[in-house]
Context: one part of a larger RNA
Molecule: small-subunit ribosomal RNA, central domain
Organism: uncultured bacterium
RNA sequence: CUGGGCUUACAGGGUGCGUAGGCGGCCGAUCAGGUCCGAUGUGAAAUCCCCCAGCUCAACUGGGGAACGGCAUUGGAAACCCGGUCGGCUCGAGUGAGCUAGAGGUGCACGGAACUUCCGGUGGAGCGGUGAAAUGUGUUGAGAUCGGAAGGAACACCAGAGGCGAAAGCGGUGCACUGGAGCUUGUCUGACGCUGAGGCACGAAAGCCAGGGGAGCGAACGGGAUUAGAUACCCCGGUAGUCCUGGCCGUAAACGAUCAGUACUAGACGGAGGGGGGCUUGCCCUUCUCGGUCGUAGCGAAAGCGAUAAGUACUGCGCCUGGGGAGUAUGGUCGCAAGGCUGAAACUC
Numbered sequence: 001c002u003g004g005g006c007u008u009a010c011a012g013g014g015u016g017c018g019u020a021g022g023c024g025g026c027c028g029a030u031c032a033g034g035u036c037c038g039a040u041g042u043g044a045a046a047u048c049c050c051c052c053a054g055c056u057c058a059a060c061u062g063g064g065g066a067a068c069g070g071c072a073u074u075g076g077a078a079a080c081c082c083g084g085u086c087g088g089c090u091c092g093a094g095u096g097a098g099c100u101a102g103a104g105g106u107g108c109a110c111g112g113a114a115c116u117u118c119c120g121g122u123g124g125a126g127c128g129g130u131g132a133a134a135u136g137u138g139u140u141g142a143g144a145u146c147g148g149a150a151g152g153a154a155c156a157c158c159a160g161a162g163g164c165g166a167a168a169g170c171g172g173u174g175c176a177c178u179g180g181a182g183c184u185u186g187u188c189u190g191a192c193g194c195u196g197a198g199g200c201a202c203g204a205a206a207g208c209c210a211g212g213g214g215a216g217c218g219a220a221c222g223g224g225a226u227u228a229g230a231u232a233c234c235c236c237g238g239u240a241g242u243c244c245u246g247g248c249c250g251u252a253a254a255c256g257a258u259c260a261g262u263a264c265u266a267g268a269c270g271g272a273g274g275g276g277g278g279c280u281u282g283c284c285c286u287u288c289u290c291g292g293u294c295g296u297a298g299c300g301a302a303a304g305c306g307a308u309a310a311g312u313a314c315u316g317c318g319c320c321u322g323g324g325g326a327g328u329a330u331g332g333u334c335g336c337a338a339g340g341c342u343g344a345a346a347c348u349c
Stems, first nucleotide, its partner, number of pairs: 003321004007303002012317001014202004021195003025089007033082002035077008049065006092192001093189002096185005104178007111155001115151008126137002163170002207248006216242002221237004259316006267294003271290008298305002322349003331342004
């Protein structure tokens, strides 16, 4: 490269926005670039193929033909299609109006429970911890209990296979600012769309830098146990960290291990948010969107998937090509560092 693939065997980029590019709705007209037809020129010879001939045959050689799948110039075709231009359309996309739900985001303020520490009262011998213990703690009065104060972190119940967000993720209450979505209507624009190499932005936890904060928990570390040992699991302590502000890092089983978009293809039963109708007013029918369970056809190696496809098709991107070596070495690049991204080969089975 041509294929075949990417839930679990190798393989979907962590997620979004978007540049180039690729692809792109309906109708009419036109051009003739693609496309198609003809003509002319060219496509050296040799080689390949066919026929004939020469060496006794063949290889080899000679002659003739075809071919050289192509390119250029020129004349034309316009049925469908791709493309350009012009005009139009509304169902794609957006926009307006009305309504709705939500832990979507940012900032500020506030609240109660619990916990720890401190102060004071009562009280007087243990407490704590475990499989059992011990380390630890307590007559300098602990634990328990009552009152008070301070501090930090997280928000029980509600809570749901529930909701929102592109993903990471988001859960006490109120306020301010703010993003997106759904439904109804069909106002307006008139293909404005989809995807997206590079790029840019976001991106759990841990980690890093500077400054704060530090209740609980708790790598490292110390001690007590267990054990043959115990650099562990259990227990008593405990620093970084966990929290906040600003700046880095850019990873993950970043998972649905399933890229995004569009269309089509049996049903059944739950959940969430809207609309319409019936109407006996609390039920029935219906429609749109989101989120689930089962299941038909079909698919699949099977497990399973099954309108939220892993079915049937199309468009665009990313990625894979036996295991180990190895996400290593090297080079490049980014980073304060840790390290990230890109990423081999020898050798070996």